[in-house]
């Protein structure tokens, strides 16, 4: 400094679900609450997967320009402790 490793210890995030509050919706934020994470820290560049106002179409339904990093990948960054 750089690689791996996460068994105990500090610190750290926090899923249903509730409420508010914003949205067309998916869903976000904030509060409560912990299902669970060693990148559940950042980032829509591929992929998927949710919604479908607007538009198409007019029978059902297509469609991101909306989102989702706690789906996979890229990519930048980064705590403790072992080794």
């Nucleotide at each position: 400094a750089u690689c791996c490793u996460g068994c105990a210890a500090a610190g750290g995030c926090a899923a249903a679900u509730c409420u508010u509050a914003u949205g067309a919706a998916a869903a976000u934020a904030a509060g409560a609450g912990a299902c669970g994470c060693a990148a559940a820290g950042c980032c829509a560049c591929g992929g998927g997967c949710c919604u479908a106002a607007c538009g198409c179409a007019a029978u059902c339904g297509c469609u991101a320009u909306g989102g989702u990093a706690g789906c996979c990948g890229a990519g930048c960054c980064g705590c403790c402790a072992g080794g």